[in-house]
RNA sequence: AGAGUUUGAUCCUGGCUCAGGAUGAACGCUGGCGGCGUGCUUAACACAUGCAAGUCGAACGAAGCAGUGUGGAACGAUCCUUCGGGUGAGUGAAGCAUUGACUUAGUGGCGGACGGGUGAGUAACGCGUGGGUAACCUGCCUCGUACAGGGGGAUAACAGUUAGAAAUGACUGCUAAUACCGCAUAUGCACACAGUACCGCAUGGUACAGGGUGGAAAGAUUUAUCGGUACGAGAUGGACCCGCGUUGGAUUAGCUAGUUGGCAGGGUAACGGCCUACCAAGGCGACGAUCCAUAGCCGACCUGAGAGGGUGACCGGCCACAUUGGGACUGAGACACGGCCCAAACUCCUACGGGAGGCAGCAGUGGGGAAUAUUGCACAAUGGGCGAAAGCCUGAUGCAGCGACGCCGCGUGAGCGAUGAAGUAUUUCGGUAUGUAAAGCUCUAUCAGCAGGGAAGAAAAUGACGGUACCUGACUAAGAAGCUCCGGCUAAAUACGUGCCAGCAGCCGCGGUAAUACGUAUGGAGCAAGCGUUAUCCGGAUUUACUGGGUGUAAAGGGAGCGUAGACGGAUGAACAAGUCUGAUGUGAAAGCCUGGGGCUCAACCCCGGAACUGCAUUGGAAACUGUUGAUCUUGAGUGCCGGAGAGGUAAGCGGAAUUCCUAGUGUAGCGGUGAAAUGCGUAGAUAUUAGGAGGAACACCAGUGGCGAAGGCGGCUUACUGGGCCGUAACUGACGCUGAGGCGCGAAAGCGUGGGGAGCGAACAGGAUUAGAUACCCUGGUAGUCCACGCUGUAAACGAUGAAUGCUAGGUGUAGCGGGUAUCGACCCCUGCUGUGCCGCAGUAAACACAAUAAGCAUUCCGCCUGGGGAGUACGGCCGCAAGGUUGAAACUCAAAGGAAUUGACGGGGGCCCGCACAAGCAGCGGAGCAUGUUGUUUAAUUCGAAGCAACGCGAAGAACCUUACCAGGUCUUGACAUCGAUCAAAUCCCCCAGAGAUGGGGAGUGUCUUCGGACGUGAGAAGACAGGUGGUGCAUGGUUGUCGUCAGCUCGUGUCGUGAGAUGUUGGGUUAAGUCCCGCAACGAGCGCAACCCCUAUGGUCAGUUAAUAACGCGUGAAGGCGAGGACUCUGACAAGACUGCCGGGGACAACUCGGAGGAAGGUGGGGACGACGUCAAAUCAUCAUGCCCCUUAUGACCUGGGCUACAAACGUGCUACAAUGGUGGUUACAAAGAGGAGCGAGCAUGUGAAUGUAAGCGGAUCUCAAAAAAGCCAUCUCAGUUCGGAUUGUGGGCUGCAACCCGCCCACAUGAAGUUGGAGUUGCUAGUAAUCGCGGAUCAGCAUGCCGCGGUGAAUACGUUCCCGGGCCUUGCACACACCGCCCGUCA
Repeated sequence: AGAGUUUGAUCCUGGCUCAGGAUGAACGCUGGCGGCGUGCUUAACACAUGCAAGUCGAACGAAGCAGUGUGGAACGAUCCUUCGGGUGAGUGAAGCAUUGACUUAGUGGCGGACGGGUGAGUAACGCGUGGGUAACCUGCCUCGUACAGGGGGAUAACAGUUAGAAAUGACUGCUAAUACCGCAUAUGCACACAGUACCGCAUGGUACAGGGUGGAAAGAUUUAUCGGUACGAGAUGGACCCGCGUUGGAUUAGCUAGUUGGCAGGGUAACGGCCUACCAAGGCGACGAUCCAUAGCCGACCUGAGAGGGUGACCGGCCACAUUGGGACUGAGACACGGCCCAAACUCCUACGGGAGGCAGCAGUGGGGAAUAUUGCACAAUGGGCGAAAGCCUGAUGCAGCGACGCCGCGUGAGCGAUGAAGUAUUUCGGUAUGUAAAGCUCUAUCAGCAGGGAAGAAAAUGACGGUACCUGACUAAGAAGCUCCGGCUAAAUACGUGCCAGCAGCCGCGGUAAUACGUAUGGAGCAAGCGUUAUCCGGAUUUACUGGGUGUAAAGGGAGCGUAGACGGAUGAACAAGUCUGAUGUGAAAGCCUGGGGCUCAACCCCGGAACUGCAUUGGAAACUGUUGAUCUUGAGUGCCGGAGAGGUAAGCGGAAUUCCUAGUGUAGCGGUGAAAUGCGUAGAUAUUAGGAGGAACACCAGUGGCGAAGGCGGCUUACUGGGCCGUAACUGACGCUGAGGCGCGAAAGCGUGGGGAGCGAACAGGAUUAGAUACCCUGGUAGUCCACGCUGUAAACGAUGAAUGCUAGGUGUAGCGGGUAUCGACCCCUGCUGUGCCGCAGUAAACACAAUAAGCAUUCCGCCUGGGGAGUACGGCCGCAAGGUUGAAACUCAAAGGAAUUGACGGGGGCCCGCACAAGCAGCGGAGCAUGUUGUUUAAUUCGAAGCAACGCGAAGAACCUUACCAGGUCUUGACAUCGAUCAAAUCCCCCAGAGAUGGGGAGUGUCUUCGGACGUGAGAAGACAGGUGGUGCAUGGUUGUCGUCAGCUCGUGUCGUGAGAUGUUGGGUUAAGUCCCGCAACGAGCGCAACCCCUAUGGUCAGUUAAUAACGCGUGAAGGCGAGGACUCUGACAAGACUGCCGGGGACAACUCGGAGGAAGGUGGGGACGACGUCAAAUCAUCAUGCCCCUUAUGACCUGGGCUACAAACGUGCUACAAUGGUGGUUACAAAGAGGAGCGAGCAUGUGAAUGUAAGCGGAUCUCAAAAAAGCCAUCUCAGUUCGGAUUGUGGGCUGCAACCCGCCCACAUGAAGUUGGAGUUGCUAGUAAUCGCGGAUCAGCAUGCCGCGGUGAAUACGUUCCCGGGCCUUGCACACACCGCCCGUCA
């Protein structure tokens, strides 16, 4: 930084999509370790359980506990004993006093207003930022000054009684205080009054002084403090006010009654309609009030080059809230998350009377959801509350647990290692890839695991974390890799499977049998403990354009004017300093970002310093520009004066031509209308014509890219009234200007209302035509309407598809109006100024087309409008309208385009030019009949397959009885009918017999070549297996070959030039040609493939040659005969040259090309034929000629055999043959070809047969012999117009030929039979001269079998005015929404 996607291609416009980054994420697959972070975005849904706010006994009474002292009830060791008792160590009750570094229900104090949570509400002084309070408060804390005297009465606890299930009370009695209440004292305290000085932006403030009134206090403990009261100051925290900023909607335009202000009072810490009474009628709003929707705000976070855009998790600041709503109490502070009261919903308890509760604290539960953790440890640290302190409390906090949720770091090994192992994949089978990868050898130990040591965090003690971080040792390569992608964008491909199925897909798009896009595998690419997907945001997107877009045709200029607000605004001085520029100061919290360092082994992370925070405020300065004030000016603008043009507007009047109608006359059968007709009018007299009259509407010629108007628009003439513009002049005003949201008036046609009018025209409607239909186009009628007046409507392709204004920027040429100069008698003409209106054109602009002083150029100002196509200018709402409707104006959904300009083609029932048996002019046919043949269809066991408009259909097939043969039935074979290799064996074979339909099976006879004697060669048989084989599929996988447009004249290239480009030019133009053939011209110059020529045949003569051909002279010779000698003249044969080239003459043409005519010539303008087929088109034909990829079959889809079928037959079509007859048939007779073929052949002659043919047999591998007779024609005779002496189908009988074999299913002959058919509907084919037509001959294939095919000659016409039309083609041009290209595209309805 861009890329893909509209097209056949191009440029542009324009949307859609992708590559990047990010996240409190979720989902899929996978998952080794650690550090640091982070974790209910949804139900401000409901909550079990535990904990989260207590503390002070140094305020107080009381109770209990423990101790000490006293006390000594009671018990009692020892000893003594008189046994009664004594002694009395020791234990030690009650009571009293006292201590406690013991506990605490209550009174009291402080704290529960912090900390923690959440984002429902809130569009607000809520938040941010900067100010103000002379309008305020502030517990604890700090400092200062002063003080604390002396009294009083209660009350909880407690005890008793009592109510209730409980919660909770009630009554009586006792008691204390730092609890409560008077009194005293009191300053610089408070309040009201009045005074002086100074100060302030106003109210006012400060200082000093005066008298009056009012107001305090508490002690505790035990030697040191902690408390208490008043006042002042500070600090901290808070309260209120203000400037500026803070989402979307106008389809929300008006809102407001304590509302806005005043006065008085109340209330508050304090100002204030905060509240109340009274008075006034204000206040807010297009600079967006009110209303609706949405939303906590910010530091910051993400993205971005930036400007911006999006977000408001974690951390930090502020606000709001605590089940919902309301309320106050206490207090320094609350209208209070773990306080109170009331109401509501919900949950729980209940003895039914009544009570209790509030996780948006930490855990946790249910629910919701795609989705979010432990009912953990500790107060060790940091901090908070209470306390004098020890200390207690602290789910704040510090830690741990869970989650790859994120960021960061590390590892899953390293070196050597080629037999390039095996496996896998692929393969052209050779190999290639995986791949130094593995194995193997050597080495190491980060993480994890084991063992040992072991912190800092803590100041003297105190460590939850934690035996943690970290260190050391031993040990094993072991325990540790996946995910996505591989058609393009976008790095990375092959095989198989699938077969528009299954599926993929972010966009374009893949998949219909060879898928690099589906699925799998192998390989590869990318990232990596993650990888993909989804969602969302920014980017790319200059696709809302401030930076940084547009508006003639792509979306977009308002229909046009006047004008309000607003925005912008001429020249010269001066002043001010609002904007602007600049300096300083304050602030812009911390964290974050950036940067310089530092600490965890690095990094993430953390710490320190700096910079930055582009802002706001205060203040000093500058004065160019903008602004403001004031002064002056004339060039912008306007006024005056002079002149002149005009369909400018409104009203009234007038005019002639024409149409129609009425009346009258003349006159007779039609008129009218159309492509052609009909409806219609007309004998009741039309149309036509003459005269008169009526009425309405419109104004021919002039008339002109002429004029006027803002636009719409304006056209006979005259008059009245009236608007604007222009030229000239330079007297006046002195910036008075430009634009213009709303607003106001104007605004074609159609339409609406009321009233007139109505000739012509004419929606609707009727009829007639057209048509498949014709609610149309055409015709005959015809109502609204068109006209007038007054209203309404308010839209048009209201267009120059181009808003208005100003200035500047080469020219040329018209035209309209008014001037100036020169010249002239004058009209003209020439030069020139302004205004309007056209054309051409430079620069410039533009995607191109084009625009180009009348800009779409260069600039300035203002307004309107646009942001993909469709839905849709639709719906809803508002406004306007009598209605019709207009205006404003969406969304859901859907597509990946829609579009502009230009290019090349194709196409057009567009145009121009030209050609072709294309039409026309002719000739002969086809279509009707019978038959032949091919095809469809049908049938069948099979009727093998292919060919399908022209360009399939007598086509592949130049020849299906078997074979062919691919089809069917049956019988058989399985390394095979055919090829190669092959262990092994052997005998190169031909013949015979049997079974069988045959294939085949069984049996019999017979046994290579060479040799160095080792063997070699060849042949036959042959197990197992490699393989063969396939006329099986795909001609849409292919090669080759072929058809067709089309023997049409075209198709291209190099260089140059033009164009942003596709492309153009050349190749177009003027002529000409059969031809892109040639000439000329030309930003083109050349070249290639085609055309033509070169090749073959044919037409003429020549030279050479002369057998098998030919024979003039000479000779021989025959029944006849080039039969023979001979010669090489002729014909002919076949080789070589020649000839024709517009060469010559004349006309035309441009002095050209060429063309017309002529001469000569066998032939004349390509002499006539043939071969030869440009770039390409038709996915044209052929896998069944052949070749071939892939797929398929392998005891069969291969191979062999017999028989059948391809020859079927209701019907249809194509191509032919024969006919329908007299230009003929039949019989007889007489001529004249060319080109071919021949050895498994052609076969003379002779003989036989009516004949097909047969028998015999000469010649000939051919200019020698044979096929071979040419036929039509000619001549003679007959038939006489008939279903015939036409026609020959069909059928019968008998034969011939080929062949193993003519039944299915051949050809021919003879006799007999004798069908349809009397010239063929619509339609359609061929042919322009040796052609059509007609006549026969030959050949290939072939044993046999052509009416087909390929050739050959004989006889031998008619017609062409011409290019309007049909078909096909070529060139130029034009239109195009087509490009699969008109067999296109596409609209509506129905399914």
A computed fold for a 1391-nucleotide RNA from an uncultured bacterium, annotated as small-subunit ribosomal RNA. Its Rfam family is "Bacterial small subunit ribosomal RNA".